Predicted 3D model of a 67-nucleotide RNA (transfer RNA) from a bovine gut metagenome. The RNAcentral record of the sequence draws on MGnify. Model confidence (mean pLDDT): 81 of 100.
Order: sequence, then structure tokens, then C1' cells
RNA sequence: GCCUUAGCUCAAUUGGCAGAGCAAUCGCCUUGUAAGCGAUAGGUUGCUGGUUCGAUUCCGGCAGGCG
Repeated sequence: GCCUUAGCUCAAUUGGCAGAGCAAUCGCCUUGUAAGCGAUAGGUUGCUGGUUCGAUUCCGGCAGGCG
């Protein structure tokens, strides 16, 4: 100096309802499995304070990781 958001990899900008892919579960398809298709579930956005009507987003401290 940069990074920390779902089990994993990552999105989300002048601050305004947190999403995708993969994985998981269920269903369809198949002689069966895989693949393919559809659906469902999954988040105190690292922790703690501050600013604000409102914070993943701005500010301070702390923790962890990378250089």
C1' cells in the first nucleotide's frame, strides 16, 4: 500500500430492498450414472465504534491475509 461479502471463486459507485457462477438439496430427463434443464435453501457484508433519515460503500480503532 492492497485485500476481508453465501460452503468455494467473485460481483454490487457519485451512500438507497445484498447478487452471479460453481457446490449443496429436491424435481425433470436417462435402463442406470454423469451431463443437461427447472426449482429451493444458504448472508448479523472480519470485529467494534462514529457520521447519516439510510452504510458492503464514508471515517477511526482492532484482527487476519498478501506485497